[in-house]
Predicted 3D model of a 1473-nucleotide RNA (small-subunit ribosomal RNA) from uncultured spirochete. The sequence is in RNAcentral, with records from Greengenes. The prediction has a mean pLDDT of 86. Its Rfam family is "Bacterial small subunit ribosomal RNA".

RNA sequence: AGAGUUUGAUUCUGGCUCAGAACGAACGCUGGCGGCGCGUUUUAAGCAUGCAAGUUGAUCGGUAACAGGCCCUUCGGGGUGCUGACGAGAAGCGAACGGGUGAGUAACGCGUAGGUAUCUACCCUUUAGUUGGGAAUAACUUGUGGAAACAUGAGCUAAUACCGAAUAAGCUCGAGAGAGGAAAGCAGAGAUGCGCUGAAGGAUGAGCCUGCGUCCCAUUAGUUAGUUGGUAGGGUAAUGGCCUACCAAGGCUACGAUGGGUAGCCGGCCUAAGAGGGUGACCGGCCACAUUGGGACUGAGACACGGCCCAGACUCCUACGGGAGGCAGCAGCUAAGAAUCUUCCGCAAUGGGCGCAAGCCUGACGGAGCGACGCCGCGUGGACGAUGAAGGCCCUAUCGGGUUGUAAAGUCCUUUUCUAAGGGAAGAAAUACCUGUUUUUACAGGGGCUGACGGUACCUUAGGAAUAAGCCCCGGCUAAUUACGUGCCAGCAGCCGCGGUAAUACGUAAGGGGCGAGCGUUGUUCGGAUUUAUUGGGCGUAAAGGGUGCGUAGGCGGACGCUUAAGUGAGGUGUGAAAAUCCAGGGCUCAACCUUGGACUUGCGCUUCAAACUGGGUGUCUUGAGUGUAGGAGAGGAAACCGGAAUUCCUGGUGUAGGGGUGAAAUCUAUAGAUAUCAGGAAGAACACCGAAGGCGAAGGCAGGUUUCUGGUCUAACACUGACGCUGAGGCACGAAAGCCAGGGGAGCGAACGGGAUUAGAUACCCCGGUAGUCCUGGCCGUAAACGUUGUAUACUAGGUGUAUGUUGCAUUAAGACGACAUGUGCCGGAGCUAACGCAUUAAGUAUACCGCCUGGGGAGUAUGCGCGCAAGCGUGAAACUCAAAGGAAUUGACGGGGGCCCGCACAAGCGGUGGAGCAUGUGGUUUAAUUCGAAGAUACGCGAGGAACCUUACCUGGGCUUGACAUGUACAGGACGCAUCAUGAAAGUGGUGUUCCCUUCGGGGCCUGUACACAGGUGCUGCAUGGCUGUCGUCAGCUCGUGUCGUGAGAUGUUGGGUUAAGUCCCGCAACGAGCGCAACCCCUAUGCUUUGUUGCCAUCAGGUAAUGCUGGGCACUCGGAGCAGACUGCCGGUUGAAAGCCGGAGGAAGGUGGGGAUGACGUCAAGUCCUCAUGGCCCUUAUGUCCAGGGCUACACACGUGCUACAAUGGGCGGUACAGAGGGGAGCGAAGCCGCGAGGUGGAGCUAAUCUCAUAAAACCGUCCUCAGUACGGAUUGGAGUCUGAAACUCGACUCCAUGAAGUCGGAAUCGCUAGUAAUCGCAGAUCAGCAUGCUGCGGUGAAUACGUUCCCGGGCCUUGUACACACCGCCCGUCACACCACCCGAGUUGGUUCUACCCGAAGUCGCCGUGCCAACCUUUUAGGAGGCAGGUGCCGAAGGUUGGGCUGAUGAGGGGGGUGAAGUCGUAAC
Repeated sequence: AGAGUUUGAUUCUGGCUCAGAACGAACGCUGGCGGCGCGUUUUAAGCAUGCAAGUUGAUCGGUAACAGGCCCUUCGGGGUGCUGACGAGAAGCGAACGGGUGAGUAACGCGUAGGUAUCUACCCUUUAGUUGGGAAUAACUUGUGGAAACAUGAGCUAAUACCGAAUAAGCUCGAGAGAGGAAAGCAGAGAUGCGCUGAAGGAUGAGCCUGCGUCCCAUUAGUUAGUUGGUAGGGUAAUGGCCUACCAAGGCUACGAUGGGUAGCCGGCCUAAGAGGGUGACCGGCCACAUUGGGACUGAGACACGGCCCAGACUCCUACGGGAGGCAGCAGCUAAGAAUCUUCCGCAAUGGGCGCAAGCCUGACGGAGCGACGCCGCGUGGACGAUGAAGGCCCUAUCGGGUUGUAAAGUCCUUUUCUAAGGGAAGAAAUACCUGUUUUUACAGGGGCUGACGGUACCUUAGGAAUAAGCCCCGGCUAAUUACGUGCCAGCAGCCGCGGUAAUACGUAAGGGGCGAGCGUUGUUCGGAUUUAUUGGGCGUAAAGGGUGCGUAGGCGGACGCUUAAGUGAGGUGUGAAAAUCCAGGGCUCAACCUUGGACUUGCGCUUCAAACUGGGUGUCUUGAGUGUAGGAGAGGAAACCGGAAUUCCUGGUGUAGGGGUGAAAUCUAUAGAUAUCAGGAAGAACACCGAAGGCGAAGGCAGGUUUCUGGUCUAACACUGACGCUGAGGCACGAAAGCCAGGGGAGCGAACGGGAUUAGAUACCCCGGUAGUCCUGGCCGUAAACGUUGUAUACUAGGUGUAUGUUGCAUUAAGACGACAUGUGCCGGAGCUAACGCAUUAAGUAUACCGCCUGGGGAGUAUGCGCGCAAGCGUGAAACUCAAAGGAAUUGACGGGGGCCCGCACAAGCGGUGGAGCAUGUGGUUUAAUUCGAAGAUACGCGAGGAACCUUACCUGGGCUUGACAUGUACAGGACGCAUCAUGAAAGUGGUGUUCCCUUCGGGGCCUGUACACAGGUGCUGCAUGGCUGUCGUCAGCUCGUGUCGUGAGAUGUUGGGUUAAGUCCCGCAACGAGCGCAACCCCUAUGCUUUGUUGCCAUCAGGUAAUGCUGGGCACUCGGAGCAGACUGCCGGUUGAAAGCCGGAGGAAGGUGGGGAUGACGUCAAGUCCUCAUGGCCCUUAUGUCCAGGGCUACACACGUGCUACAAUGGGCGGUACAGAGGGGAGCGAAGCCGCGAGGUGGAGCUAAUCUCAUAAAACCGUCCUCAGUACGGAUUGGAGUCUGAAACUCGACUCCAUGAAGUCGGAAUCGCUAGUAAUCGCAGAUCAGCAUGCUGCGGUGAAUACGUUCCCGGGCCUUGUACACACCGCCCGUCACACCACCCGAGUUGGUUCUACCCGAAGUCGCCGUGCCAACCUUUUAGGAGGCAGGUGCCGAAGGUUGGGCUGAUGAGGGGGGUGAAGUCGUAAC
C1' cells in the first nucleotide's frame, strides 16, 4: 500500500466482499511446563449455610462463663470480684470508611475552569479554662402478659451518661446600651501521661452557585401557574420559589424548548498516517443505588447495603392471635444462558476501626486453588548418518523414474523440562523495652518477637532422548497440487463461484503451504471506505439544482483614515490527579510484568504586549447599488371596443343521383332532393400572409386591429444619494395542461360512450357519430420531460461568424456600403475542464459568497403519522424483506417490417419439371427374436452403400472355443507343418487311424502343437476429450499483420472517401507507409494456326487387287494421335472521363475485353458430420460386449415424406427400311464369324494384354406405311404359366426372356424445383461396383431452343451509415394480469399488556404547625402546689401505595382484506428495447 466482483471488451460512477488489528468472549479439534494478568457482558432474578464492624475495664455499675488465689466442706461441692480477665448492660469512638452493583439518571450527573452565602468529628498550631453542685436511669432483683418476637409494672445503683449554678473573651445576638453563653475525668508510687471545655487559624473532607462541553428522533413545535420576577416571612450549616402569603405577567423555544427513545460520566481502552470512529470490563476519580416506593431519627457527617418507621410484592415461622427476612460484601446454590471459578489459607506484609498499650476486629488486603480466557517465555532434542532401505503416493508400453527424505534405522552427544534425593531464600522491620539528643512532639542508637504463601522460588547431585504436536489451508483474491471416489447427487462457499463421467473448488489419500500449545470458526468494533468527504466527495447525461420570483432571520460584504482590542498572534503564569501511552534508564536469567526520571496532557483560567487581518465605534470617498433629466424597441400585463377569412347551422334559388370515407370497405347521408353552386341570415371559437436562427417576460407563458391604464428593460451624457449591497432556511406571491365548484356560452374539435371496420381476439390504432371539456366571469387545485434535465450574484480568461435594438465614426443630395461600442439572442471553435459525450466570455474554464439537493438497486415516492384541499389529490416521507449488482459514456459486432450503394437463375421474362397415378429407391412410423448402426432445416432422406441370396454383417436365435480367428515375448513339454481317411454333427467343432521334415559349430536353432504367464481382441461408450478428413456460408470478396499516428482505454486509422471492376480489380485523394492470406495469373481440357513425328491411324497423288472394303505396295499431303511453339495484351483507332483507372463503339482476328469449362475454397462460423474408413485419450467387457459356425434378419407394411423412372399420347404409338458419334472397358477377361432357339440365351473358340481384336447394331433423326382421339393399336402395373443366366445355393430374397393378363393414369390443389447457350429440353452410349443383380451414380457424345423490360418486391450476400435496454447476439431481450408455494409487512370489528398525564376520592409512616383538660426527677418560686420546659395523646397542611374517570404514547394478538418480495422449465397476451 491494495485486491475480487456489473461488460464480448473498455472507461467511469457505485455498492457488496476480502487481506489487518483488537476482545471480560463463545464453539469445534487438540493440549507439556512456567510467569504475569483476567474470569455472570444474560435476570438490579430468587437465595440454604458460614463469615464480611467492631473496639475500649486507663469512662462506669458490675461478675454470666474460664483460670488462679483465699475461705468453708458432708469431699459431691459451696462461698468470695481478691487477681488475670470478661458475657450481657450503661457510656465513648467507629459503624456515613472500606467492599459491591450500574437499575435509575440527558442532569450542574459528569468533565474542565472559576466562585462562596457555608459546615468540617478525629489531626496540627495558638490561646483561655477544666470551680462547685444536683437529679435520674440501664444492668440487677422481682411481678405480669405472650407460642414466639418481645412488651410492661415495681424496687436498687454508677459514670468521661444527663441537668442547673459560677466564671468568661478577640465567641454569639444587637446600631448601641446591654443580654446570652462551657467543661470530665481517668491511669500512675511519682514524674507525668491520656482526656474534657470555649475561641482563633490551618489541614482534610463536604455543601451550594456559575461559564463552556456532553447521544438519537422535528413522522415531538410550541411549552410553563410556584410557572418568571419582586416584597415580606419561614426554613437551612449556607444562597435561592427551597417553602408560604401578597403583587406583577412574566420565563423557555428553530443557536431546537417541550415530548419520546437510549445511556451512569470521565481518566482511559481498541482502531486509525492523522483527523476521526467505536467503547467505558479490569485499575483510578466522581455520581447513583442497596427487595420496590415513601419517610424521617441519630450524628461532625446519612435521609444510612450488613440502622429505624410505614406501605407493596415475595419467602419463612406460627399455638392463627401474631411475628421474622433482604448476598448489586466473600465463598456458595437454583434458574436463565453460547458463557464466566474455591462454601480455600492468613492477618506474616500494606491499609483501616477501637485502644495509653499489649492487643482485638478486618472475605479490605496478602496468598493459594480452578479455567490455554489473554499476554509473555521455554520445551518436545542436537550432530553425523545414502544400499537415497522398506512401506506409502505419483509417473511410465517395458525396463524403470520421482517424492516422502537425512527423514528413519544406526553411531556419538546434551539434559532445559521430567523423576528421585539433598540444600534452601528474599519478602521483616517497626511497635513494646533500654539509652541518647532535643522544646515534653520527633529523631538517632541499641535490643529482641513475628512468614499465610511454603520446604515454594532457587541451587546441587543422580537417571535417561528419556515425559511432551497439533490445527487450518492448497480455483482466484492468497503462500501451497496430484491421484482416486462421486457424477447439478452427495456436498462446498467470505466474494466471484465449484459439482450434470477426465472436479488443482465436493470426500479420501499422498505431497505441499501457514501458524504452533495452540489452530480454526462464529460474534462484535475500528480500518481498508476519500463509501458522510473539516483534513477529504459530488449534483448537464451516472444518485443529486428547489417550477419561478419577492423577501424575513441568518451567512457574507467596496475604498481611505483615526480609535478600540471581542476574535487573532506572541510571552509569562495557574491548572490540566495518579495510573496509562511515548522516550531514556533500572529490577525479576529474558520477556510479559514491575519500577525511576523526562516528555506529553493539543484544553481552560489569569496576566502583559502587538494591532496586519476580521469584528465594534467614528469620520470621509465614489467605482458597487440607486435616483433624476433626454430618447428607444418590444406577441410584457389588465380592461373596453372593432374587423375580415374560414367552419357549421338556418331560409330561399339553380340542379340531379349520388355524396362521404378508407389500404380496401362499411356504419353515415341523400329522390321527404343531399353533395355541388348562388344569394341572404345566425352563432361561437381561432387570428392565414407578415413570421424569422426574430422580440418581450422571473418562470409558467405571450400573436388580428384600436384606445385607456400599467410593469420591466436598453442607450447617451450629465447631475445627485453615499455601501443604501449579494444570497436567502422558514414565509408570501405567481405558477402550462388536465381536474373541481357556481353561473353563462357552446361553431369547430373532442376523453367517456355508441356504431362500422381490422383482427385469432381488438375494451386499440382507421372510419361515422358524440357527452363532459375546450371559451367567458368568479373561486379552488399547485402539479409537469415546470428541461438548457445546467440555482442566484460578481470578477477574470484567444477568437470567428450570423441576428435583434440603440448610440456613434467615416462618407453621402439620398438610399446605402465599411467600421466602433453597449445590451440581448444563435452557431463554430482555441486554451482549460470532463469518465467520455461534450462545454467553451450566454462555461460544464479560473475563483469568491449564499441557498437547495445526493450517498447501491428493488421494496417506494409506497405504508403510517401530520399539514393543505370540496374532491381528485398534493407536500413531508420510512421500515421489514430481497439482490450483487442497478447505472453513465464510449467501443467492436450482431440485428432492424432503418437509410444509401451493389451483386447472385434472387425476383421478373421464359422453357421444362415436382406436388395427383403406377412402380423403383431412401427416410419416418409401426411391427418384429432381430428388422444392426450412423446421417436430421438450408448443409439428413437413389446419403455412408461405387451394387445385403450365403459371405458382406456390425443385428437376432441356436450350437461351440477360452492365450483365444490375429501379433510379440518368456519358461517347460512334445512334435515337422501338413496330407489322406473314419465316426459324430446343421456346420463349426470334437474324437480316432495312417503317413511324413530342414539347418547345425551337435549345445541347439527354424517351423508347428500343447501347458503356464505377460497379453491379444472389442463395428462396446464418449465426434461435447481429440487428430485427420468432410459439408456449409461461398469462388462470397473479404480476413489480418508490422511500424507510425490518434484515443486514459476497449479500439480507431490503414481497409473510410470520389470513380471503376467479376473482384480490397485498378486509379485518384487521404496520418498513414508497407506487407501477408484471399482475388487474378501461373496448371489441365477445349477453340485456330505452325513446326516436328508417322503405327495399329489416314489415303490426295502413283501402282496392284476385289463382288465390296486403305485390302496390298507406296506415301505422310489431308484428317487424326503425340510432342513443342505461336496467338489475345484493351495491343491499335475513335468517343467519353479528370491528360487517371476504366467504359462504349470499331478495325483486324479462329477467338475480344476473366473466349468456354475444370482443378484451386482466405480468417473464420455452425461444440455442424464422422470413435462404424483410419488413428487416438479416458471409461467399460475379458469362459465374453472377444471368437467360430448354421439358420434367420437388414427385403416386414395400416400409413406419411423426400428423390427418381414410366406414363397419361398423334411434335405420338406400332411395323419396315436407311444414316451419323464420342468416351470408355477387356486375361478367373472381352469374346468375332458360323450354327441352334420366337427370345433371354446356347454352342463355337477366330482374334485381342488392344488407334490392330472385341464389347458394339448407337438412339432420337430421315423415308415409307398402319392407327385417328378411344382408357384406345396410349399406358404398362399386377397376376398366371413356361423358361434363360449367374452362383455350393435364387423359398424367405436376383436379373432377364416368351406367352397370357392389361390396374391406376386423360397433364395433376395449396405449394414448390432446375435452367441464361452448345445451356434447358430431348436421345441414346460407356464405365465403376460386380459371380449375378441400376429407373441410382460418374462420364460421353447426338439433336438443339425460348427469354432477361428491369431491380419495386421475396431469398441470400457485400460495403457505408444510423438506432439499440441484443452479445447464447431478434430463434435476442423483456412487461403485466392470472394460478401455485414460501417470506416479511400494512389495514382491520376488536381483545390484552406497558408507560404517562388530567380531575377527583382514600390517605400509612413521618417532619412541621396547633391543641395538649392526661402525664413528668433536675431549673425557678410564694414548694401537699404553681411556673418554665417537656412527653403521651388529639388535630391540620403535605404526603407513598391504592381507587374511580377520561386522555396521550407504545407493544402483543385478531376473523378477514391489501399490495410487495422471492421461487430451471405453468396460463394469457406482446407494452418497452